[in-house]
Context: one part of a larger RNA
RNA sequence: CGUUGGAACAUUGAAAGGAGUCCUCCUUAGUACGAGAGGACCGGGAGGAACGCACCGCUGGUGUACCUGUUAUCGUGCCAACGGUAGACGCAGGGUAGCCAAGUGCGGAGAGGAUAACCGCUGAAGGCAUCUAAGUGGGAAGCCCACCCCAAGAUGAGUGCUCUCUGAAGGUCACGGGAAGACGACCCGUUAAUAGGCGUUAGGUGGAAGUGCAGUGAUGUAUGAAGCCGAGGCGUACUAAUAGACCGUGAG
Numbered sequence: 001c002g003u004u005g006g007a008a009c010a011u012u013g014a015a016a017g018g019a020g021u022c023c024u025c026c027u028u029a030g031u032a033c034g035a036g037a038g039g040a041c042c043g044g045g046a047g048g049a050a051c052g053c054a055c056c057g058c059u060g061g062u063g064u065a066c067c068u069g070u071u072a073u074c075g076u077g078c079c080a081a082c083g084g085u086a087g088a089c090g091c092a093g094g095g096u097a098g099c100c101a102a103g104u105g106c107g108g109a110g111a112g113g114a115u116a117a118c119c120g121c122u123g124a125a126g127g128c129a130u131c132u133a134a135g136u137g138g139g140a141a142g143c144c145c146a147c148c149c150c151a152a153g154a155u156g157a158g159u160g161c162u163c164u165c166u167g168a169a170g171g172u173c174a175c176g177g178g179a180a181g182a183c184g185a186c187c188c189g190u191u192a193a194u195a196g197g198c199g200u201u202a203g204g205u206g207g208a209a210g211u212g213c214a215g216u217g218a219u220g221u222a223u224g225a226a227g228c229c230g231a232g233g234c235g236u237a238c239u240a241a242u243a244g245a246c247c248g249u250g251a252g
Base pairs, nucleotide, nucleotide: 001153005164006163007162009160010159011158017148018147021049022048023047024046025045026044027043033038051107052106053105054104055103059101060100061099062098066094067093068092069091070090071086072085073084074083075082076081110145112144113143118138119137120136121135165252170247171246172245173244175189176188177187178186194240195239196238197236198235199234200233201232203229204228205227210223211222212221213220214219
């Protein structure tokens, strides 16, 4: 911009895309077959490999400053206690959320349809024969459908319901944000828990400072599962989502 008034929401599905894999074992059955050696079709069941989609309850990874330990050095006058630096984690031990795989849940289901090679039935031309000429069956990981996803710019522009009749309905900017995101976009938000704060808690770290006690002391111990803590859960309007601007018309 179009879809012929303009919108919000919900849809149909033309077309397109994805998937489609393989192995082993048990059973049928040591059966059919075969002199034996050997050893099935068909059917039923179980396990697995790789691949794909999703997720983070479990197992773990990361988690750049969440907790702790610690060396050197500088600083806060000193002790104690802390802070900075050691290149963009000083080093080391752990680790919430998120993200992730090595973790775990699922998937490749079909007694569907039409066929290929091929195998048939009936059957003439050609008194026989012949799967073919008329007619009619079977038959593949392949084709079409079925499964998953997308999809009306499908200009062939579809459908339903509702709103609106004028700066209307609706939308955009702005504002607070997001399991959404490079930016646009998308989604949510005062009829409010949207973010921050605060409270509480899951969880992490692992026993704070101060003081007392024991010890000459390093240190240990009690107070005390202590103190501290980013993202998670729940709660709470305290702060901020304010104030506003613009687009969109006049009956198609």